[in-house]
RNA sequence: GCCGGGAUGGCGGAACUGGUAGACGCAGCGGACUCAAAAUCCGCCGGUGGCGACAUCGUGGGGGUUCGAUUCCCCCUCCCGGCA
Repeated sequence: GCCGGGAUGGCGGAACUGGUAGACGCAGCGGACUCAAAAUCCGCCGGUGGCGACAUCGUGGGGGUUCGAUUCCCCCUCCCGGCA
RNA backbone atom coordinates (compact mmCIF):
# COMPACT_ATOMS: atom_id res chain seq x y z
P G A 1 -0.71 3.80 3.57
O5' G A 1 -0.73 2.82 2.29
C5' G A 1 -0.67 3.37 0.97
C4' G A 1 -0.69 2.25 0.00
C3' G A 1 -1.93 1.37 0.00
O3' G A 1 -2.98 1.94 -0.76
C1' G A 1 0.00 0.00 0.00
P C A 2 -4.53 1.73 -0.32
O5' C A 2 -4.80 0.22 -0.75
C5' C A 2 -4.80 -0.16 -2.11
C4' C A 2 -5.00 -1.66 -2.25
C3' C A 2 -6.20 -2.22 -1.49
O3' C A 2 -7.42 -2.04 -2.20
C1' C A 2 -4.32 -3.55 -1.05
P C A 3 -8.77 -1.94 -1.41
O5' C A 3 -9.00 -3.40 -0.85
C5' C A 3 -9.24 -4.49 -1.73
C4' C A 3 -9.36 -5.78 -0.95
C3' C A 3 -10.36 -5.77 0.20
O3' C A 3 -11.69 -5.90 -0.24
C1' C A 3 -8.37 -6.80 0.91
P G A 4 -12.86 -5.28 0.63
O5' G A 4 -12.94 -6.25 1.91
C5' G A 4 -13.36 -7.59 1.74
C4' G A 4 -13.17 -8.38 3.02
C3' G A 4 -13.87 -7.84 4.26
O3' G A 4 -15.25 -8.15 4.29
C1' G A 4 -11.67 -8.44 4.82
P G A 5 -16.25 -7.17 5.03
O5' G A 5 -15.91 -7.44 6.56
C5' G A 5 -16.20 -8.72 7.14
C4' G A 5 -15.69 -8.81 8.56
C3' G A 5 -16.20 -7.76 9.53
O3' G A 5 -17.50 -8.06 10.02
C1' G A 5 -13.88 -7.97 9.79
P G A 6 -18.46 -6.84 10.37
O5' G A 6 -17.78 -6.18 11.64
C5' G A 6 -17.82 -6.80 12.91
C4' G A 6 -16.88 -6.14 13.89
C3' G A 6 -17.29 -4.79 14.45
O3' G A 6 -18.27 -4.90 15.49
C1' G A 6 -15.00 -4.76 13.92
P A A 7 -19.24 -3.65 15.75
O5' A A 7 -18.31 -2.62 16.53
C5' A A 7 -17.70 -2.98 17.78
C4' A A 7 -16.99 -1.80 18.40
C3' A A 7 -17.93 -0.64 18.76
O3' A A 7 -17.55 -0.05 20.00
C1' A A 7 -16.25 0.09 17.24
P U A 8 -18.37 -0.36 21.28
O5' U A 8 -19.87 -0.08 20.86
C5' U A 8 -20.29 1.24 20.62
C4' U A 8 -21.78 1.35 20.85
C3' U A 8 -22.23 1.03 22.28
O3' U A 8 -22.14 2.19 23.09
C1' U A 8 -23.62 -0.09 20.71
P G A 9 -21.25 2.17 24.37
O5' G A 9 -22.34 2.26 25.52
C5' G A 9 -21.92 2.37 26.88
C4' G A 9 -23.15 2.77 27.72
C3' G A 9 -22.87 2.64 29.22
O3' G A 9 -23.03 3.91 29.85
C1' G A 9 -24.91 1.55 28.57
P G A 10 -21.72 4.68 30.28
O5' G A 10 -21.06 3.69 31.36
C5' G A 10 -19.80 4.04 31.95
C4' G A 10 -19.20 2.84 32.65
C3' G A 10 -19.10 1.59 31.80
O3' G A 10 -17.96 1.61 30.97
C1' G A 10 -19.96 1.04 33.93
P C A 11 -17.99 0.86 29.54
O5' C A 11 -17.88 -0.68 29.94
C5' C A 11 -16.68 -1.21 30.48
C4' C A 11 -16.83 -2.70 30.72
C3' C A 11 -17.31 -3.53 29.53
O3' C A 11 -16.27 -3.82 28.61
C1' C A 11 -18.53 -4.15 31.46
P G A 12 -16.64 -4.11 27.05
O5' G A 12 -17.41 -5.51 27.07
C5' G A 12 -16.68 -6.71 27.33
C4' G A 12 -17.62 -7.89 27.44
C3' G A 12 -18.45 -8.24 26.21
O3' G A 12 -17.71 -8.97 25.25
C1' G A 12 -19.82 -8.34 28.12
P G A 13 -18.03 -8.76 23.66
O5' G A 13 -19.60 -9.01 23.52
C5' G A 13 -20.15 -10.33 23.75
C4' G A 13 -21.66 -10.27 23.71
C3' G A 13 -22.24 -9.72 22.41
O3' G A 13 -22.29 -10.74 21.43
C1' G A 13 -23.30 -8.66 24.25
P A A 14 -22.86 -10.34 19.92
O5' A A 14 -24.43 -10.37 20.16
C5' A A 14 -25.30 -9.88 19.19
C4' A A 14 -26.72 -10.03 19.65
C3' A A 14 -27.75 -9.43 18.71
O3' A A 14 -28.06 -10.38 17.70
C1' A A 14 -28.19 -8.71 20.91
P A A 15 -27.95 -9.96 16.15
O5' A A 15 -29.13 -8.90 16.01
C5' A A 15 -30.46 -9.26 16.38
C4' A A 15 -31.27 -8.00 16.54
C3' A A 15 -31.26 -7.07 15.32
O3' A A 15 -32.25 -7.49 14.41
C1' A A 15 -30.93 -5.83 17.34
P C A 16 -32.25 -7.24 12.88
O5' C A 16 -30.70 -6.99 12.48
C5' C A 16 -30.42 -5.95 11.53
C4' C A 16 -29.69 -6.56 10.33
C3' C A 16 -30.39 -7.73 9.66
O3' C A 16 -31.31 -7.21 8.70
C1' C A 16 -28.07 -8.20 9.98
P U A 17 -31.79 -8.14 7.40
O5' U A 17 -32.19 -6.95 6.43
C5' U A 17 -32.28 -7.10 5.03
C4' U A 17 -33.68 -6.74 4.61
C3' U A 17 -34.22 -5.48 5.29
O3' U A 17 -34.33 -4.43 4.33
C1' U A 17 -35.78 -7.30 5.45
P G A 18 -33.55 -3.08 4.63
O5' G A 18 -33.96 -2.63 6.12
C5' G A 18 -32.99 -2.47 7.13
C4' G A 18 -33.40 -1.37 8.08
C3' G A 18 -34.87 -1.46 8.51
O3' G A 18 -34.96 -1.05 9.86
C1' G A 18 -34.41 0.63 7.48
P G A 19 -35.90 -1.93 10.82
O5' G A 19 -37.00 -0.89 11.33
C5' G A 19 -36.60 0.21 12.15
C4' G A 19 -37.81 0.88 12.72
C3' G A 19 -38.84 -0.05 13.30
O3' G A 19 -39.44 0.56 14.43
C1' G A 19 -39.81 1.24 11.56
P U A 20 -38.99 0.07 15.89
O5' U A 20 -38.86 1.45 16.62
C5' U A 20 -39.86 2.47 16.56
C4' U A 20 -39.84 3.26 17.86
C3' U A 20 -38.55 3.17 18.66
O3' U A 20 -38.26 4.46 19.24
C1' U A 20 -40.35 2.35 19.95
P A A 21 -36.86 5.10 19.01
O5' A A 21 -35.77 3.95 19.26
C5' A A 21 -35.46 3.55 20.57
C4' A A 21 -34.66 2.27 20.52
C3' A A 21 -34.30 1.72 21.88
O3' A A 21 -35.33 0.86 22.34
C1' A A 21 -32.37 1.78 20.50
P G A 22 -35.52 0.61 23.94
O5' G A 22 -34.22 -0.19 24.39
C5' G A 22 -34.00 -1.52 23.93
C4' G A 22 -32.55 -1.88 24.10
C3' G A 22 -32.09 -2.05 25.53
O3' G A 22 -32.35 -3.38 25.95
C1' G A 22 -30.47 -0.90 24.20
P A A 23 -32.41 -3.72 27.53
O5' A A 23 -33.17 -5.12 27.47
C5' A A 23 -34.39 -5.26 26.76
C4' A A 23 -34.44 -6.58 26.01
C3' A A 23 -33.95 -7.78 26.80
O3' A A 23 -34.96 -8.27 27.67
C1' A A 23 -33.01 -7.83 24.63
P C A 24 -34.61 -8.50 29.22
O5' C A 24 -33.39 -9.53 29.19
C5' C A 24 -33.60 -10.86 28.72
C4' C A 24 -32.26 -11.59 28.62
C3' C A 24 -31.33 -11.41 29.82
O3' C A 24 -31.68 -12.23 30.91
C1' C A 24 -30.10 -11.11 27.84
P G A 25 -31.39 -11.72 32.40
O5' G A 25 -29.81 -11.84 32.55
C5' G A 25 -29.18 -13.11 32.46
C4' G A 25 -27.68 -12.97 32.36
C3' G A 25 -27.02 -12.17 33.48
O3' G A 25 -26.87 -12.93 34.67
C1' G A 25 -26.11 -11.50 31.41
P C A 26 -26.90 -12.21 36.07
O5' C A 26 -25.50 -11.42 36.10
C5' C A 26 -24.27 -12.11 36.08
C4' C A 26 -23.10 -11.16 35.97
C3' C A 26 -23.04 -10.08 37.05
O3' C A 26 -22.50 -10.57 38.27
C1' C A 26 -22.59 -9.12 34.94
P A A 27 -23.03 -9.91 39.65
O5' A A 27 -22.49 -8.42 39.56
C5' A A 27 -21.09 -8.14 39.67
C4' A A 27 -20.82 -6.66 39.40
C3' A A 27 -21.55 -5.69 40.32
O3' A A 27 -20.90 -5.52 41.57
C1' A A 27 -21.77 -4.97 38.08
P G A 28 -21.82 -5.30 42.86
O5' G A 28 -22.48 -3.89 42.58
C5' G A 28 -21.69 -2.70 42.50
C4' G A 28 -22.56 -1.51 42.15
C3' G A 28 -23.74 -1.26 43.09
O3' G A 28 -23.34 -0.54 44.26
C1' G A 28 -24.48 -1.14 40.86
P C A 29 -24.09 -0.87 45.64
O5' C A 29 -25.50 -0.14 45.42
C5' C A 29 -25.57 1.27 45.25
C4' C A 29 -27.00 1.72 45.00
C3' C A 29 -28.03 1.17 45.98
O3' C A 29 -28.07 1.88 47.21
C1' C A 29 -28.83 0.92 43.79
P G A 30 -28.53 1.07 48.55
O5' G A 30 -30.10 0.88 48.34
C5' G A 30 -30.97 1.99 48.37
C4' G A 30 -32.39 1.58 48.07
C3' G A 30 -32.96 0.47 48.94
O3' G A 30 -33.35 0.90 50.23
C1' G A 30 -33.49 0.05 46.68
P G A 31 -33.31 -0.17 51.46
O5' G A 31 -34.47 -1.22 51.12
C5' G A 31 -35.82 -0.81 51.15
C4' G A 31 -36.72 -1.91 50.58
C3' G A 31 -36.75 -3.23 51.35
O3' G A 31 -37.54 -3.17 52.54
C1' G A 31 -36.63 -3.66 49.03
P A A 32 -37.24 -4.20 53.74
O5' A A 32 -37.70 -5.61 53.17
C5' A A 32 -39.08 -5.86 52.90
C4' A A 32 -39.28 -7.26 52.34
C3' A A 32 -38.77 -8.40 53.22
O3' A A 32 -39.70 -8.74 54.24
C1' A A 32 -38.06 -8.74 50.99
P C A 33 -39.19 -9.14 55.68
O5' C A 33 -38.38 -10.48 55.46
C5' C A 33 -39.05 -11.68 55.05
C4' C A 33 -38.05 -12.77 54.75
C3' C A 33 -37.04 -13.03 55.85
O3' C A 33 -37.59 -13.90 56.84
C1' C A 33 -35.92 -12.87 53.78
P U A 34 -37.44 -13.54 58.39
O5' U A 34 -35.87 -13.68 58.63
C5' U A 34 -35.23 -14.92 58.55
C4' U A 34 -33.75 -14.80 58.81
C3' U A 34 -33.38 -14.01 60.06
O3' U A 34 -33.48 -14.80 61.23
C1' U A 34 -32.04 -13.31 58.22
P C A 35 -34.20 -14.20 62.51
O5' C A 35 -33.13 -13.10 63.03
C5' C A 35 -33.53 -12.13 63.98
C4' C A 35 -32.29 -11.39 64.49
C3' C A 35 -31.39 -10.84 63.41
O3' C A 35 -31.82 -9.55 63.00
C1' C A 35 -30.08 -12.03 65.01
P A A 36 -31.83 -9.22 61.45
O5' A A 36 -30.30 -9.17 61.09
C5' A A 36 -29.46 -8.14 61.60
C4' A A 36 -28.00 -8.42 61.30
C3' A A 36 -27.71 -8.69 59.84
O3' A A 36 -27.53 -7.47 59.11
C1' A A 36 -26.68 -10.34 61.17
P A A 37 -27.90 -7.47 57.54
O5' A A 37 -26.97 -8.58 56.88
C5' A A 37 -25.70 -8.21 56.36
C4' A A 37 -24.83 -9.43 56.15
C3' A A 37 -24.98 -10.18 54.83
O3' A A 37 -24.37 -9.49 53.75
C1' A A 37 -24.67 -11.71 56.62
P A A 38 -24.96 -9.67 52.30
O5' A A 38 -24.59 -11.15 51.86
C5' A A 38 -23.24 -11.49 51.57
C4' A A 38 -23.09 -12.98 51.39
C3' A A 38 -23.96 -13.59 50.28
O3' A A 38 -23.32 -13.45 49.02
C1' A A 38 -24.19 -14.89 52.24
P A A 39 -24.24 -13.17 47.72
O5' A A 39 -25.17 -14.45 47.57
C5' A A 39 -24.61 -15.71 47.20
C4' A A 39 -25.62 -16.82 47.36
C3' A A 39 -26.95 -16.62 46.62
O3' A A 39 -26.84 -17.04 45.27
C1' A A 39 -27.40 -17.22 48.85
P U A 40 -27.67 -16.27 44.14
O5' U A 40 -29.19 -16.46 44.54
C5' U A 40 -29.80 -17.76 44.48
C4' U A 40 -31.20 -17.73 45.06
C3' U A 40 -32.13 -16.70 44.46
O3' U A 40 -32.71 -17.16 43.24
C1' U A 40 -32.27 -16.56 46.80
P C A 41 -33.07 -16.13 42.08
O5' C A 41 -34.35 -15.37 42.66
C5' C A 41 -35.56 -16.08 42.88
C4' C A 41 -36.56 -15.20 43.59
C3' C A 41 -36.83 -13.86 42.93
O3' C A 41 -37.75 -13.96 41.85
C1' C A 41 -36.50 -13.53 45.23
P C A 42 -37.64 -12.96 40.61
O5' C A 42 -38.21 -11.61 41.23
C5' C A 42 -39.58 -11.51 41.61
C4' C A 42 -39.88 -10.15 42.17
C3' C A 42 -39.42 -8.98 41.32
O3' C A 42 -40.28 -8.69 40.24
C1' C A 42 -38.84 -8.59 43.57
P G A 43 -39.68 -8.07 38.87
O5' G A 43 -39.39 -6.56 39.29
C5' G A 43 -40.45 -5.70 39.62
C4' G A 43 -39.92 -4.40 40.18
C3' G A 43 -38.95 -3.62 39.30
O3' G A 43 -39.62 -2.87 38.28
C1' G A 43 -38.12 -3.68 41.49
P C A 44 -38.88 -2.61 36.91
O5' C A 44 -37.79 -1.53 37.32
C5' C A 44 -38.19 -0.25 37.78
C4' C A 44 -36.99 0.52 38.32
C3' C A 44 -35.89 0.81 37.32
O3' C A 44 -36.19 1.96 36.52
C1' C A 44 -34.93 0.02 39.32
P C A 45 -35.68 1.97 35.02
O5' C A 45 -34.10 1.95 35.15
C5' C A 45 -33.42 3.02 35.79
C4' C A 45 -31.96 2.67 35.98
C3' C A 45 -31.21 2.25 34.72
O3' C A 45 -30.75 3.39 34.02
C1' C A 45 -30.75 0.71 36.45
P G A 46 -31.02 3.50 32.44
O5' G A 46 -29.75 4.30 31.89
C5' G A 46 -28.44 3.83 32.15
C4' G A 46 -27.45 4.62 31.35
C3' G A 46 -27.51 6.13 31.56
O3' G A 46 -26.74 6.53 32.69
C1' G A 46 -27.61 5.67 29.26
P G A 47 -27.22 7.85 33.48
O5' G A 47 -26.84 9.04 32.49
C5' G A 47 -25.47 9.26 32.16
C4' G A 47 -25.35 10.46 31.24
C3' G A 47 -26.01 11.73 31.74
O3' G A 47 -25.19 12.43 32.66
C1' G A 47 -26.59 11.38 29.49
P U A 48 -25.90 13.27 33.83
O5' U A 48 -26.56 14.48 33.03
C5' U A 48 -25.74 15.40 32.30
C4' U A 48 -26.61 16.39 31.55
C3' U A 48 -27.69 17.08 32.37
O3' U A 48 -27.18 18.15 33.15
C1' U A 48 -28.61 16.36 30.34
P G A 49 -27.93 18.48 34.55
O5' G A 49 -29.30 19.13 34.07
C5' G A 49 -29.31 20.36 33.37
C4' G A 49 -30.72 20.74 32.96
C3' G A 49 -31.76 20.69 34.06
O3' G A 49 -31.70 21.84 34.90
C1' G A 49 -32.62 19.67 32.12
P G A 50 -32.05 21.67 36.45
O5' G A 50 -33.59 21.27 36.46
C5' G A 50 -34.57 22.22 36.06
C4' G A 50 -35.94 21.61 36.07
C3' G A 50 -36.34 20.90 37.36
O3' G A 50 -36.73 21.82 38.38
C1' G A 50 -36.95 19.58 35.51
P C A 51 -36.24 21.57 39.88
O5' C A 51 -36.88 20.18 40.32
C5' C A 51 -36.38 19.47 41.44
C4' C A 51 -37.50 18.70 42.13
C3' C A 51 -38.26 17.76 41.21
O3' C A 51 -37.62 16.49 41.17
C1' C A 51 -39.77 19.08 42.45
P G A 52 -37.55 15.69 39.69
O5' G A 52 -39.05 15.35 39.33
C5' G A 52 -39.80 14.44 40.14
C4' G A 52 -41.29 14.56 39.81
C3' G A 52 -41.63 14.24 38.35
O3' G A 52 -41.89 12.86 38.20
C1' G A 52 -42.63 16.29 39.00
P A A 53 -41.66 12.13 36.77
O5' A A 53 -42.96 12.52 35.93
C5' A A 53 -44.24 11.99 36.30
C4' A A 53 -45.33 12.72 35.55
C3' A A 53 -45.15 12.71 34.04
O3' A A 53 -45.70 11.53 33.47
C1' A A 53 -45.59 14.92 34.78
P C A 54 -45.09 10.92 32.13
O5' C A 54 -45.22 12.11 31.10
C5' C A 54 -44.27 12.32 30.08
C4' C A 54 -43.91 13.79 30.00
C3' C A 54 -42.84 14.12 28.98
O3' C A 54 -43.42 14.30 27.71
C1' C A 54 -42.26 15.12 31.04
P A A 55 -42.59 13.84 26.38
O5' A A 55 -41.50 14.96 26.26
C5' A A 55 -41.85 16.33 26.06
C4' A A 55 -40.64 17.22 26.15
C3' A A 55 -39.47 16.81 25.25
O3' A A 55 -39.65 17.29 23.92
C1' A A 55 -38.68 17.28 27.42
P U A 56 -39.16 16.36 22.70
O5' U A 56 -37.58 16.49 22.80
C5' U A 56 -36.94 17.74 22.58
C4' U A 56 -35.50 17.68 23.06
C3' U A 56 -34.64 16.60 22.43
O3' U A 56 -34.15 16.97 21.15
C1' U A 56 -34.30 16.59 24.76
P C A 57 -33.87 15.79 20.06
O5' C A 57 -32.47 15.22 20.55
C5' C A 57 -31.29 16.02 20.42
C4' C A 57 -30.17 15.43 21.25
C3' C A 57 -29.68 14.05 20.84
O3' C A 57 -28.80 14.07 19.74
C1' C A 57 -29.93 14.14 23.18
P G A 58 -28.71 12.80 18.76
O5' G A 58 -28.10 11.67 19.71
C5' G A 58 -26.74 11.77 20.18
C4' G A 58 -26.44 10.62 21.11
C3' G A 58 -26.57 9.24 20.51
O3' G A 58 -25.42 8.86 19.79
C1' G A 58 -27.61 9.30 22.65
P U A 59 -25.53 8.13 18.39
O5' U A 59 -25.08 6.63 18.68
C5' U A 59 -23.89 6.37 19.45
C4' U A 59 -23.48 4.92 19.25
C3' U A 59 -23.04 4.56 17.83
O3' U A 59 -21.98 3.61 17.94
C1' U A 59 -24.84 3.18 18.43
P G A 60 -20.88 3.49 16.75
O5' G A 60 -19.85 4.62 17.17
C5' G A 60 -19.33 4.68 18.50
C4' G A 60 -18.10 5.54 18.53
C3' G A 60 -18.20 6.83 17.74
O3' G A 60 -18.80 7.85 18.51
C1' G A 60 -16.24 5.69 17.11
P G A 61 -19.80 8.89 17.71
O5' G A 61 -18.78 9.78 16.88
C5' G A 61 -17.86 10.63 17.55
C4' G A 61 -17.13 11.49 16.54
C3' G A 61 -18.01 12.15 15.49
O3' G A 61 -18.64 13.30 15.96
C1' G A 61 -16.18 11.15 14.44
P G A 62 -20.08 13.76 15.32
O5' G A 62 -19.72 14.20 13.83
C5' G A 62 -18.78 15.23 13.60
C4' G A 62 -18.56 15.43 12.12
C3' G A 62 -19.81 15.51 11.28
O3' G A 62 -20.43 16.77 11.37
C1' G A 62 -18.25 14.11 10.21
P G A 63 -21.95 16.95 10.82
O5' G A 63 -21.72 16.90 9.25
C5' G A 63 -22.81 16.66 8.38
C4' G A 63 -22.28 16.37 7.00
C3' G A 63 -23.33 15.81 6.07
O3' G A 63 -24.11 16.87 5.49
C1' G A 63 -21.47 14.42 6.00
P G A 64 -25.71 16.74 5.52
O5' G A 64 -25.96 15.64 4.40
C5' G A 64 -25.43 15.82 3.09
C4' G A 64 -25.54 14.56 2.28
C3' G A 64 -26.94 13.99 2.14
O3' G A 64 -27.72 14.68 1.18
C1' G A 64 -25.40 12.25 2.56
P U A 65 -29.34 14.70 1.33
O5' U A 65 -29.79 13.21 0.99
C5' U A 65 -29.59 12.67 -0.29
C4' U A 65 -30.07 11.24 -0.34
C3' U A 65 -31.48 11.02 0.17
O3' U A 65 -32.43 11.33 -0.84
C1' U A 65 -30.05 9.39 1.09
P U A 66 -33.74 12.21 -0.45
O5' U A 66 -34.54 11.27 0.54
C5' U A 66 -35.03 10.01 0.09
C4' U A 66 -35.55 9.19 1.24
C3' U A 66 -36.52 9.92 2.17
O3' U A 66 -37.82 9.96 1.62
C1' U A 66 -34.93 8.71 3.45
P C A 67 -38.68 11.35 1.81
O5' C A 67 -39.05 11.37 3.34
C5' C A 67 -39.63 12.55 3.93
C4' C A 67 -40.11 12.22 5.33
C3' C A 67 -39.11 11.50 6.21
O3' C A 67 -38.22 12.40 6.84
C1' C A 67 -41.18 10.38 6.31
P G A 68 -36.67 12.01 6.90
O5' G A 68 -36.67 10.77 7.87
C5' G A 68 -36.98 10.92 9.26
C4' G A 68 -37.09 9.58 9.94
C3' G A 68 -35.84 8.70 9.88
O3' G A 68 -34.92 9.06 10.88
C1' G A 68 -37.75 7.42 9.31
P A A 69 -33.34 8.97 10.53
O5' A A 69 -33.05 7.43 10.33
C5' A A 69 -33.32 6.49 11.38
C4' A A 69 -32.19 5.49 11.48
C3' A A 69 -30.84 6.09 11.87
O3' A A 69 -30.08 5.13 12.59
C1' A A 69 -30.66 5.12 9.74
P U A 70 -30.06 5.23 14.17
O5' U A 70 -29.00 4.10 14.57
C5' U A 70 -27.63 4.37 14.57
C4' U A 70 -26.82 3.12 14.43
C3' U A 70 -26.88 2.47 13.06
O3' U A 70 -25.96 3.08 12.17
C1' U A 70 -27.10 0.83 14.74
P U A 71 -26.35 3.36 10.62
O5' U A 71 -26.79 1.93 10.09
C5' U A 71 -25.85 0.85 10.06
C4' U A 71 -26.53 -0.43 9.64
C3' U A 71 -27.07 -0.41 8.22
O3' U A 71 -26.80 -1.64 7.56
C1' U A 71 -28.82 -0.85 9.75
P C A 72 -25.61 -1.71 6.51
O5' C A 72 -26.13 -0.78 5.33
C5' C A 72 -26.94 -1.30 4.27
C4' C A 72 -27.15 -0.25 3.20
C3' C A 72 -25.93 0.62 2.90
O3' C A 72 -25.04 -0.04 2.01
C1' C A 72 -27.85 1.99 3.15
P C A 73 -23.48 0.28 2.04
O5' C A 73 -23.37 1.73 1.38
C5' C A 73 -23.68 1.93 0.01
C4' C A 73 -23.46 3.38 -0.37
C3' C A 73 -22.12 3.97 0.06
O3' C A 73 -21.07 3.62 -0.83
C1' C A 73 -23.85 5.47 0.61
P C A 74 -19.57 3.50 -0.26
O5' C A 74 -19.14 5.02 -0.04
C5' C A 74 -19.01 5.89 -1.15
C4' C A 74 -18.62 7.28 -0.69
C3' C A 74 -17.43 7.36 0.25
O3' C A 74 -16.19 7.28 -0.43
C1' C A 74 -19.16 8.73 1.08
P C A 75 -14.93 6.63 0.28
O5' C A 75 -14.48 7.78 1.29
C5' C A 75 -13.99 9.02 0.80
C4' C A 75 -13.78 10.01 1.93
C3' C A 75 -12.91 9.53 3.08
O3' C A 75 -11.52 9.59 2.80
C1' C A 75 -14.84 10.57 3.94
P C A 76 -10.56 8.51 3.49
O5' C A 76 -10.51 8.99 5.00
C5' C A 76 -9.99 10.27 5.35
C4' C A 76 -10.26 10.58 6.81
C3' C A 76 -9.70 9.58 7.81
O3' C A 76 -8.31 9.76 8.04
C1' C A 76 -11.91 10.14 8.41
P U A 77 -7.41 8.52 8.58
O5' U A 77 -7.87 8.35 10.10
C5' U A 77 -7.63 9.39 11.03
C4' U A 77 -8.12 8.98 12.40
C3' U A 77 -7.65 7.64 12.90
O3' U A 77 -6.33 7.70 13.44
C1' U A 77 -9.97 7.85 13.28
P C A 78 -5.38 6.42 13.27
O5' C A 78 -5.93 5.37 14.31
C5' C A 78 -5.92 5.66 15.69
C4' C A 78 -6.81 4.69 16.45
C3' C A 78 -6.48 3.20 16.25
O3' C A 78 -5.40 2.76 17.07
C1' C A 78 -8.81 3.54 16.06
P C A 79 -4.53 1.50 16.53
O5' C A 79 -5.49 0.25 16.80
C5' C A 79 -5.83 -0.12 18.12
C4' C A 79 -6.78 -1.30 18.11
C3' C A 79 -6.33 -2.52 17.33
O3' C A 79 -5.42 -3.32 18.06
C1' C A 79 -8.58 -2.04 16.81
P C A 80 -4.35 -4.23 17.25
O5' C A 80 -5.25 -5.38 16.62
C5' C A 80 -5.88 -6.34 17.46
C4' C A 80 -6.68 -7.33 16.64
C3' C A 80 -5.95 -8.01 15.49
O3' C A 80 -5.12 -9.07 15.92
C1' C A 80 -8.09 -7.28 14.76
P G A 81 -3.83 -9.43 15.02
O5' G A 81 -4.41 -10.07 13.70
C5' G A 81 -5.05 -11.35 13.75
C4' G A 81 -5.68 -11.71 12.42
C3' G A 81 -4.77 -11.77 11.21
O3' G A 81 -3.99 -12.95 11.14
C1' G A 81 -6.76 -10.62 10.65
P G A 82 -2.59 -12.92 10.34
O5' G A 82 -3.00 -12.86 8.81
C5' G A 82 -3.66 -13.97 8.19
C4' G A 82 -4.12 -13.62 6.79
C3' G A 82 -3.03 -13.23 5.81
O3' G A 82 -2.34 -14.35 5.27
C1' G A 82 -4.82 -11.71 5.64
P C A 83 -0.81 -14.22 4.79
O5' C A 83 -0.91 -13.31 3.50
C5' C A 83 -1.55 -13.80 2.31
C4' C A 83 -1.56 -12.74 1.23
C3' C A 83 -0.21 -12.14 0.88
O3' C A 83 0.56 -12.95 0.01
C1' C A 83 -1.80 -10.41 1.15
P A A 84 2.14 -12.96 0.06
O5' A A 84 2.53 -11.49 -0.42
C5' A A 84 2.34 -11.11 -1.77
C4' A A 84 2.57 -9.62 -1.95
C3' A A 84 3.96 -9.11 -1.58
O3' A A 84 4.90 -9.32 -2.61
C1' A A 84 2.33 -7.69 -0.64

Predicted 3D model of an 84-nucleotide RNA (transfer RNA) from an uncultured Pseudomonadota bacterium. Its mean pLDDT, the model's own confidence on a scale to 100, is 81. It matches the Rfam family "tRNA". Rfam links the family to the GO term triplet codon-amino acid adaptor activity. The sequence was found in a public genome assembly.